[in-house]
Context: one part of a larger RNA
Molecule: large-subunit ribosomal RNA, domain IV
Organism: Pseudomonadota bacterium
RNA sequence: AACAAGUUAGGGAACUCGGCAAAAAAGCGGUCGUAAGUUAGCAAUAAGACCUGCCACUAUUAGUGGCCACAGCAAAAGUCUCUCCUCCGACUGUUUAACAAAAACAUAGGUCCGUGCUAACUCUAAAAGAGGAUGUAUACGGGCUGAUGCCUGGCCAGUGUCGGAAGGUUAAACGGAGUUGCGCAAGCUCCUUCGCCAAGCCCCGAUGAACGCCGGCAGUAACUAUAACUGUCCUAUGGUAGCGAAAUUCCUUGGCACAUGAGUAGUGUCCCGCACGAAUGGCAUAACGAGGGGAGAACUGUCCCAACUGUUAACCCG
Repeated sequence: AACAAGUUAGGGAACUCGGCAAAAAAGCGGUCGUAAGUUAGCAAUAAGACCUGCCACUAUUAGUGGCCACAGCAAAAGUCUCUCCUCCGACUGUUUAACAAAAACAUAGGUCCGUGCUAACUCUAAAAGAGGAUGUAUACGGGCUGAUGCCUGGCCAGUGUCGGAAGGUUAAACGGAGUUGCGCAAGCUCCUUCGCCAAGCCCCGAUGAACGCCGGCAGUAACUAUAACUGUCCUAUGGUAGCGAAAUUCCUUGGCACAUGAGUAGUGUCCCGCACGAAUGGCAUAACGAGGGGAGAACUGUCCCAACUGUUAACCCG
């Protein structure tokens, strides 16, 4: 110095980004007992308490006898913390084979769009053919959202989509008239002009669980402060409910409170939201999670602070 190691007085997370690692407790035995919350199923083996034996003798990995008990798990393998608060995702599931398992993907559910059957859509260079489907709108395809609960506000000006037998614009072709060159002619060819004239675009309208967007400056109440209120400019409309220093807050370690001896962390509350916000879903949410953050109990060589043991290495002798 190494190890799939072991032991350690007193302290017990003071270690550290972080209890990482280790330790301890518990052990799908029994008898009791079990909270908040809740979608009434759960949470839950919640938590926690007690028992799993005692005495004597002997040939002692055990045996015999006695005693008590509403009654003494288990042959082995195996079986391994608990509690509280909070964020995210409902859940089981899936994923970067070999640095990421997650809050990412999926999901049931919701909603919109397309599709009337030789369906839409997809494969195929094309075609044939096939899938869709031996299905038929309670079906199939596509987009978004993502259980459930309460909800999902305003704006159609721009972009997109859908609709619109009018009008404007608009190509070739076609028709009429004229014209150049060649030709006897038929005709071919050059140019001009008029008419006719599709989709598209312009135009008109609808449409947001389509792409998206959702203001500024002044003044004003009988202390002050603030501004329910008023004026004005701009706009298609000026952000509603709910939430909010947040996985979003720059200033910022925001202010206050809790907790600690001490808290840039955490939780609650406030709201001047640099730059939340309603299916690019908003806000809640029991259960679940090798998810993120915080606190506590228990426990410990993580640490104070290091020592020793085993094996090996090293070193010495041979």